About this RNA: The RNA shown here (transfer RNA) has 74 nucleotides and comes from Euryarchaeota archaeon RBG_16_68_12. Rfam family: tRNA. Rfam's curators write: Transfer RNA (tRNA) molecules are approximately 80 nucleotides in length. The family's RNA type in Rfam is transfer RNA. The organism belongs to Methanobacteriota, within Archaea. The sequence is in RNAcentral, with records from ENA.
RNA sequence: GGGCCCGUAGCUUAGCCUGGGGUAGCGUCUGGCUCAACACCCGAUGGUCGUCGGUUCAAGUCCGACCGGGCCCA
Numbered sequence: 001g002g003g004c005c006c007g008u009a010g011c012u013u014a015g016c017c018u019g020g021g022g023u024a025g026c027g028u029c030u031g032g033c034u035c036a037a038c039a040c041c042c043g044a045u046g047g048u049c050g051u052c053g054g055u056u057c058a059a060g061u062c063c064g065a066c067c068g069g070g071c072c073c074a
């Protein structure tokens, strides 16, 4: 220098191909249970979807460039 894959909540992760309401688990908080704590149960809580731009009525999703990580070729 070239090619491929990945980037979504504090952590892990679904959703992308086929555009329209952002998902779950863990965690955190409140309450219950308990003498108390753990476990368990109810409820609550959280996202500029890597950045910028483009297409579109509408973008996590499609297109382009860039940034970061991984693998391969030279």
Stems, first nucleotide, its partner, number of pairs: 001073007010026003020057001027045003031041002050066005